RNA sequence: GCAGUCGGCAGGGCGGCCGCUGCGUCCGGCGCGGCCUCGGCCGCGAUCGGACGGGGAGGAAAGUCCGAACUCCGCAGGGCAGUGCGCCGGGUAACGCCCGGUCAGGGCGACCUGAAGGAAAGUGGCACAGAAAACAUACCGCCUCGCGCUCGGCGCGCGGUAAGGGUGAAAAGGUGCGGUAAGAGCGCACCGCGUCCGCCGCAAGGGGGACGGCAGGCUAAACCCCGCACGGAGCAAGACCAAAUAGGGAGGCGCCACAGGGCGGUCCGUCCGAGGCCUCCGGGUAGGUUGCUCGAUCCCGUCAGCGAUGGCGGGGCUAGAGGAAUGGUCGCCACCGCGGGACGUCGCGCUCCGGCGUGACGGUUCGCGGGACAGAAUUCGGCUUACGGUCCGGCUGCGGCG
Numbered sequence: 001g002c003a004g005u006c007g008g009c010a011g012g013g014c015g016g017c018c019g020c021u022g023c024g025u026c027c028g029g030c031g032c033g034g035c036c037u038c039g040g041c042c043g044c045g046a047u048c049g050g051a052c053g054g055g056g057a058g059g060a061a062a063g064u065c066c067g068a069a070c071u072c073c074g075c076a077g078g079g080c081a082g083u084g085c086g087c088c089g090g091g092u093a094a095c096g097c098c099c100g101g102u103c104a105g106g107g108c109g110a111c112c113u114g115a116a117g118g119a120a121a122g123u124g125g126c127a128c129a130g131a132a133a134a135c136a137u138a139c140c141g142c143c144u145c146g147c148g149c150u151c152g153g154c155g156c157g158c159g160g161u162a163a164g165g166g167u168g169a170a171a172a173g174g175u176g177c178g179g180u181a182a183g184a185g186c187g188c189a190c191c192g193c194g195u196c197c198g199c200c201g202c203a204a205g206g207g208g209g210a211c212g213g214c215a216g217g218c219u220a221a222a223c224c225c226c227g228c229a230c231g232g233a234g235c236a237a238g239a240c241c242a243a244a245u246a247g248g249g250a251g252g253c254g255c256c257a258c259a260g261g262g263c264g265g266u267c268c269g270u271c272c273g274a275g276g277c278c279u280c281c282g283g284g285u286a287g288g289u290u291g292c293u294c295g296a297u298c299c300c301g302u303c304a305g306c307g308a309u310g311g312c313g314g315g316g317c318u319a320g321a322g323g324a325a326u327g328g329u330c331g332c333c334a335c336c337g338c339g340g341g342a343c344g345u346c347g348c349g350c351u352c353c354g355g356c357g358u359g360a361c362g363g364u365u366c367g368c369g370g371g372a373c374a375g376a377a378u379u380c381g382g383c384u385u386a387c388g389g390u391c392c393g394g395c396u397g398c399g400g401c402g
Stems, first nucleotide, its partner, number of pairs: 001398008012333007020056002023053007030045006058373001062384002065382005070234004082230005087101005102116001103114004117225002122223002124219003139165002141161003145157005173191006192214001193212005199206002238290004248281006260272004297316008335370007343362008
């Protein structure tokens, strides 16, 4: 220098002008209430306006995919079903998250990826091809023997094989030597597998020895088995205050008129009395308040730890608004891209040796353009996804120079 890999920071700055929205103080208007010496004064506000002060989005506020806090409802105890998770150790309030390891796979490497328990409990599936896809099997072959023939060979038959070929994603261990008629764990060595025993490690696991010629394919993001965890709904949770209207209950008034009922054979009379008016009570609605932002909080330092993280000390308060604010514009600076001018360095061409033309690079200057993804809504911890242009650091491979 090129290529790559991992991690991290930031998500423009300053100023002018015009705005948006809460909070605090003050002033004015409006409404209500109280006092009053009838002039005003004081208090309150689901109200309107103004002045001043101070505050006002993110690394993902997003997707709402996990885990929690908080709230309400449910809940004797146990089981079934269902769902999720699944190597080991650690972290954490918790997690399906994070850290450190192990194993497997990929990469020359830095490094990356992994739903990574069980296929020797049972059931099922394995297209096409192929003899055979699992209680194994024999298509082409190889070999002994027998018979026949046109006899250095060929054909047929009884057998022995699984080394070679062929099919397939996958074929009942692999490589080599011996052995054999040909072959074969048939024998041996190494690798693999199984059982047992030491060693190292908390563990997953690693490594070693002895024994056994040796279990049997793959598939559990197929059913299933094993282990662990799990009640539901969500701030529109929930709590409080509470109007108008309608309806409910209680008491009082009224009983002139009147529905109905009791006494009474009936009228009359008498009693209860709906509807009516007033007062009070309680539930719900509109509306308001609260929950609401001080919290598993942030920053700095230090200690423990490989690390995730935790302890200690100091300091800070950082939106709490529900149709929902946090913006616009101008100037300067910084950044990026494009174009132009002059300058410097290097190369090439021409040359009348004075230079001229042209290309690349470098900083400088002028002009033009650009700045993304996206926006809190109870609050945290994660994961995932989006993002113009950048910046910083560790490490790896290759090449060059000293």
Notes:
This is a predicted structure of a 402-nucleotide RNA (Bacterial RNase P class A) from a Vicinamibacterales bacterium. Its Rfam family is "Bacterial RNase P class A". It is annotated as a ribozyme. A source record names the gene rnpB.